[in-house]
Context: one part of a larger RNA
């Protein structure tokens, strides 16, 4: 390399945009680099393979043929590519009505608990736990009422409900905004898919400035279980959680399933827009498309399971694997304040 693979056995990039690059709807026309046929000329000579011959025979030798899959010239073909030149409407995409949604930003609000503060009531006890004790309380504490201050996250609604590529999005209003969907026309006229490098977005910790700290809470101190207990369990509690501007760049970033399109039986729920039936309205009936589940035939699968949202049948492109450990680790290079992160090996060893 070939050939095999990537849901769970080794294997799909976190996820998107998007140059190059490989690929690329239908009808017509012309050209001919690829592609195909044909001719010449060349592909030395021994060898290889065939047919004769010659040393008694055979290796060996001779002589003739064939091969030499390629090269160049050159005459022609025009399905397929490939160039150019028109045309087209299904793929893309754009106007125009709609209605749906915890997408995304940014200001402004609101209530319910925690907790800390100031007063009033009140009196010996509270906490807390398998039982304890640290801890709070006669300097008045827990319980209760009233008023305050602040920080953080919104109970029900809530739902194998919805939105987003992906991470991820839930209290209400406003403003700015990105996408998907439905109707029903009309327009561009292949303007597309995929995408190495790039480039952005990327959860939780973390980092560097500045702010903020109500509550939880690494580290940390104390009680306490224990044989110890650097835990689980209790009372404290710093960083962080939060906000703004940067930086990190990673996860079981998981449907452990890369995207994009076409094609293959059905049932059944669920959410958006729509048709159609009906006396107004449709909640209920019958339907269409789009999305989110279940269930199940073909077929696939080692099995489990997948099964119109495929793991079925095919195409394009791009990722990645190739025995286990050493190892996603050392060198070294790239980026980072660091923390690391990316890229990535042997020896040696089962």
């Nucleotide at each position: 390399u070939u050939g095999g693979g990537c849901g769970u056995a080794a294997a799909g990039g976190g996820c998107a945009c998007g140059c190059a690059g490989g690929c690329g709807g239908u009808c017509c026309u012309g050209u001919c680099a690829g592609u195909c046929a044909g001719a010449u000329g060349u592909g030395a000579a021994a060898g290889c393979c065939c047919g004769g011959g010659g040393c008694u025979c055979a290796a060996c030798c001779c002589c003739g043929g064939a091969c030499g899959u390629g090269c160049a010239u050159u005459u022609g073909a025009a399905a397929c590519a490939g160039c150019a030149g028109g045309a087209c409407u299904u793929g893309a995409g754009u106007a125009c009505g709609g209605g749906a949604g915890a997408g995304g930003a940014a200001a402004g609000g609101g209530g319910a608990a925690u907790u800390c503060c100031u007063g009033g009531u009140g009196u010996a006890g509270a906490g807390g736990u398998g039982a304890a004790a640290u801890u709070c309380g006669u300097a008045g504490a827990u319980a209760u009422c009233a008023g305050g201050a602040g920080g953080a996250a919104c109970a029900c609604c809530g739902g194998u409900g919805g939105c987003g590529a992906a991470g991820g999005c839930g209290c209400c209003u406003u403003u700015c905004u990105g996408g998907a969907c439905c109707g029903a026309u009309a327009c561009u006229g292949a303007c597309g898919a995929u995408g190495a490098g790039g480039u952005g977005c990327g959860a939780a910790g973390g980092c560097g400035u500045g702010g903020g700290u109500a509550g939880c809470g690494a580290a940390c101190g104390g009680g306490a279980u224990u044989a110890g207990a650097u835990a689980c369990c209790c009372c404290g509690g710093u960083a962080g959680u939060c906000c703004a501007c940067g930086c990190a760049g990673u996860a079981a970033a998981c449907g452990u399933u890369g995207u994009a399109u076409g094609c293959u039986a059905g049932g059944u729920g669920u959410a958006g827009c729509g048709g159609g039936u009906a006396u107004u309205g449709a909640c209920c009936c019958c339907u269409g498309c789009u999305g989110c589940g279940c269930c199940g035939c073909a077929g696939u699968u080692a099995a489990c399971a997948c099964a119109u949202u495929a793991a079925g049948c095919a195409u394009a492109c791009c990722g990645c694997c190739u025995g286990g450990g050493g190892a996603g680790u050392a060198c070294g290079g790239u980026c980072g304040c660091a923390a690391g992160a990316c890229u990535a090996a042997a020896a040696c060893u089962c």